A computed fold for a 476-nucleotide part of an RNA from Pinus albicaulis, annotated as small-subunit ribosomal RNA, 5' domain. Lineage of the source: Eukaryota > Streptophyta > Embryophyta > Acrogymnospermae > Pinus subgen. Strobus. Model confidence (mean pLDDT): 81 of 100. Rfam family: Bacterial small subunit ribosomal RNA.
[in-house]
Context: one part of a larger RNA
RNA sequence: AUAUGAACGCUUGAGGCAUGCUUAACACAUGCAAGUCAGAUGAGAAGUGGUGUUUCCAGUGGUAGACGGGUGAGUAACUCGUAAGAACCUACCCUUGGGAGGGGAACAACAAUUGGAAAUGGCUACUAAUACCCCAUAGGCUGAGGAGAAAGAGGAGGAAUCCAUCCAAGGAGGGGCUCGCAUUUGAUUAUUUAUUUGGUGAGGAAAUGGCUUACCAAGGCGACGAUCAAUAGCUAGUUCAAGAGGAUGAUCAGCCACACUGGGACUGAGACACGACCCAGACUCCUACGGGAGGUAGCAGUGGGGAAUUUUCUGCAAUGGGCGAAAGCCUAACAGAGCAAUGCUGUGUGAAGGCAGAAGGCCCACGGGUCAUGUACUUCUUUUCUCAGAGAAGAAAAAUGAUAGUAUCUAAGGAAUAAGCAUCGACUAACUCUGUGCCAGCGACUGCGGUAAGACAGAGGAUGUAAGAGUUAUUC
Numbered sequence: 001a002u003a004u005g006a007a008c009g010c011u012u013g014a015g016g017c018a019u020g021c022u023u024a025a026c027a028c029a030u031g032c033a034a035g036u037c038a039g040a041u042g043a044g045a046a047g048u049g050g051u052g053u054u055u056c057c058a059g060u061g062g063u064a065g066a067c068g069g070g071u072g073a074g075u076a077a078c079u080c081g082u083a084a085g086a087a088c089c090u091a092c093c094c095u096u097g098g099g100a101g102g103g104g105a106a107c108a109a110c111a112a113u114u115g116g117a118a119a120u121g122g123c124u125a126c127u128a129a130u131a132c133c134c135c136a137u138a139g140g141c142u143g144a145g146g147a148g149a150a151a152g153a154g155g156a157g158g159a160a161u162c163c164a165u166c167c168a169a170g171g172a173g174g175g176g177c178u179c180g181c182a183u184u185u186g187a188u189u190a191u192u193u194a195u196u197u198g199g200u201g202a203g204g205a206a207a208u209g210g211c212u213u214a215c216c217a218a219g220g221c222g223a224c225g226a227u228c229a230a231u232a233g234c235u236a237g238u239u240c241a242a243g244a245g246g247a248u249g250a251u252c253a254g255c256c257a258c259a260c261u262g263g264g265a266c267u268g269a270g271a272c273a274c275g276a277c278c279c280a281g282a283c284u285c286c287u288a289c290g291g292g293a294g295g296u297a298g299c300a301g302u303g304g305g306g307a308a309u310u311u312u313c314u315g316c317a318a319u320g321g322g323c324g325a326a327a328g329c330c331u332a333a334c335a336g337a338g339c340a341a342u343g344c345u346g347u348g349u350g351a352a353g354g355c356a357g358a359a360g361g362c363c364c365a366c367g368g369g370u371c372a373u374g375u376a377c378u379u380c381u382u383u384u385c386u387c388a389g390a391g392a393a394g395a396a397a398a399a400u401g402a403u404a405g406u407a408u409c410u411a412a413g414g415a416a417u418a419a420g421c422a423u424c425g426a427c428u429a430a431c432u433c434u435g436u437g438c439c440a441g442c443g444a445c446u447g448c449g450g451u452a453a454g455a456c457a458g459a460g461g462a463u464g465u466a467a468g469a470g471u472u473a474u475u476c
Base pairs, nucleotide, nucleotide: 003474004473006472007471008470010468013347015345016344017343018342019340020339021305026303027302028301030300031299032298035063036062037061040060041059044056045055046054070258071257072256081181082180084178085177088175089174090173093171094170095169096168097167098166099165101135102134103133104132111124113122114121115120141148154163155162156161184230185229186228192220193219196218197217198216199215200214201213202212203211233255234254235253237248238247239246240245260281261280262279263278264277283294284293285292286291311337313336314335315334319333320331321330322329323328350380351379352378353377360371361370362369363368385413386412388410389409390408394403420465421464422463423462424461425446431460432459433458434457435456441448442447
């Protein structure tokens, strides 16, 4: 000198746009954040005098819940970045070619009975389906003689037809894997490795592979820094700098990892799954002491820690996502509002005239000088402010606006509602008086202060900057 997700004391008119737990990945009261489909299905309920229609709906079933949202603990690693590769998978979506014939047995719900304080069960009997199973069917597949082996399901409509479904091939997008290079510090860390390195057979996996296993060989890495220890999410970027380069990785975007701590699998196209399951542990809560319930590093919010970081707000109107044939429902994603000078940015706190050079303060050589055209006074304007009226865009062929009676426009009123902070010895722009007397104090550095202090304190004046201005912390 510059910058900041900053903080602190002083001060503060109104906007626009951004940003807001950097510390305890500490513990969490409460509410909400993932549902949807009745055009898959059998019951039940509401409503009606009845039929018909309508609505709700626990259960079975489908799909989504692996996205979106959060955090950075771990990780020095094919984690990330970049450039390549071959031995793979892929729900929904798109394209193309085919199929959907015949049968069957159950299980929830409901009912009966029964255990338990509860959470939640046991047993008996019944039942539907786009839930489950069998047979048939093949221009197909594996393959090596034995044969094995696929699926199917309907729904709505008067109908045309639409939606859904099965198999095969291709695509798009997504994902898994391998590899070259690059990736912080320490040698007061020099050796390290036993499935360790390689081969053969086998198993396993979507796929390659010591991924696993049996046997065999004795290899593999390392001063071009292995191993060990410390620290750390990586990057596009951000920031400083003329550049070289240094520092950094908040918001936004890409990737990775994690979800109370440690393990594990299930389902599924996809998870070893934040708001799913099982086991163990710590903690909190309920209990009839037999046993149970929970997980905010989602959005708000509370306690705690800390120098320090916001509302238990509005809406699905827009954009996007899930489900649905659709209407629509859900969406703390998102769109917005609220709080905070936390930052950036534009703007205002009046303008023109005005010597009697007023009163008053300060200084003085007592003549005067200065604050100072500043005030008074005259004229004018209304950004902002107060009040009243009109009132959006963002929304589409129609309907639909949280924001919002906001922005904006118009009328009326009246200079009215609006300036501080730091500094003044040199560095460094800006000086005198009074008080104090090595005291009280100041201080980034040099150093000031012991009776004439431009360096302390107050006053007057001045300088810098301005809704801010200083200090502290960090960077070079």